SAM riboswitch aptamer (S box leader) from Salimicrobium jeotgali, 111 nucleotides, folded computationally. Model confidence (mean pLDDT): 77 of 100. It matches the Rfam family "SAM riboswitch aptamer (S box leader)". Rfam describes the family as follows. The SAM riboswitch is found upstream of a number of genes which code for proteins involved in methionine or cysteine biosynthesis in Gram-positive bacteria. The RNAcentral record of the sequence draws on Rfam and Ribocentre. The organism belongs to Salimicrobium, within Bacteria.
RNA sequence: CUCUUAUUAAGAGCGGCUGAGGGAUUAGGCCCUGUGAAGCCCGGCAACCUUCAAACGUCAGUUUGAAAAGGUGCUACGUCCUACAGAUCUUACUGAUCUGAAAGAUAAGAG
Numbered sequence: 001c002u003c004u005u006a007u008u009a010a011g012a013g014c015g016g017c018u019g020a021g022g023g024a025u026u027a028g029g030c031c032c033u034g035u036g037a038a039g040c041c042c043g044g045c046a047a048c049c050u051u052c053a054a055a056c057g058u059c060a061g062u063u064u065g066a067a068a069a070g071g072u073g074c075u076a077c078g079u080c081c082u083a084c085a086g087a088u089c090u091u092a093c094u095g096a097u098c099u100g101a102a103a104g105a106u107a108a109g110a111g
Stems, first nucleotide, its partner, number of pairs: 001111008013042001015041003021032003026083004043075003048071002051066006079103001084100006
């Protein structure tokens, strides 16, 4: 980097350093930010892998619970909202809601 699977409406700071941007890309919006952005450190959140226990199962394995030491990850706004498709309501212009997909993010496995 590619593929597969799972999750993606919850949770987490009046901290220190630093000093101007940030919210994935493209586009349209909207928001955060010298009352300190992004980044680093500390703190915290979660539970994908890992660890332990119990149950089910012929085996492979599956489910539930606990711990939070390790490998990650996360720590404004639903993945900030929309874009593609479908359905329902509503029809000057259209708008609203729901569902699915695509894409993104995270974890595990394989190449």